[in-house]
């Protein structure tokens, strides 16, 4: 100098669902990294814990109450589709590879 990973620090994006009991307060179970917790004019917000994810962007959102399989349902497989959106900086280590310069 360059290319790779890794820390850490700021800064930001995102979800929070099925289900059965019950009856508005909850309770049990499901899948998930994550479905918590408070608060209110209260079925919806807000604030905030954890977690995910930040353009090398499939965190997440939309088409979509999509389409086939599948499941008690969500979730899951796969297509739709790398379609259309989506939130970035700084600083530091470690490893390669290349170069100049000094010394032998």
């Nucleotide at each position: 100098a360059u290319u790779u990973u890794c820390c850490a620090c700021u800064a930001g994006g995102g979800g929070u669902g099925c289900a059965u009991c019950g009856a508005u307060g909850g309770a049990u179970g499901c899948u998930g990294a994550g479905a918590g917790a408070g608060g209110c004019g209260a079925g919806g917000c807000c604030u905030u814990a954890a977690c995910c994810c930040u353009u090398u962007g499939a965190a997440c959102u939309u088409g979509a109450a999509c389409u086939g399989g599948u499941u008690g349902a969500u979730a899951c497989c796969a297509g739709c589709g790398g379609a259309a959106g989506a939130a970035a900086g700084u600083g530091g280590g470690g490893a390669g590879u290349g170069g100049u310069a000094c010394c032998g």